[in-house]
C1' cells in the first nucleotide's frame, strides 16, 4: 500500500431501514436480618433540580425514518503484498 472484519453505557453484548442499549454482570437504593450474606422490589447511557435536551468512532449523503445503506476520514484486529 491492497483486501476483509470491527468501533454502541462502567463491562460483555442485543437490535430485519421502524421505541437504541434486550439479556447478563457490575453499581445505587429500599425490603428482609440484631447485623451481614443469600433472596426479593425499584433505579441505573450522558447533561439537567425539573421540564427538557443530546446520544451507536468523526464528517457528509440517501430516506418519511439510519446503529444498520452509500461516500470520505480516524482507530483496532486479521490476511496479502512490498521490504536496499
Nucleotide at each position: 500500500g491492497c483486501g476483509c472484519a470491527g468501533g454502541u453505557g462502567g463491562u460483555g453484548g442485543a437490535a430485519u431501514g421502524g421505541c437504541a442499549g434486550a439479556c447478563a454482570c457490575g453499581g445505587c437504593u429500599g425490603g428482609c436480618u440484631u447485623a451481614a450474606a443469600c433472596c426479593c422490589g425499584g433505579c441505573u447511557g450522558c447533561c439537567g433540580c425539573a421540564a427538557g435536551g443530546c446520544g451507536u468512532g468523526c464528517g457528509g449523503g440517501u430516506u418519511c425514518g439510519a446503529g444498520u445503506c452509500c461516500c470520505g476520514c480516524c482507530c483496532u484486529g486479521c490476511g496479502c503484498a512490498c521490504c536496499a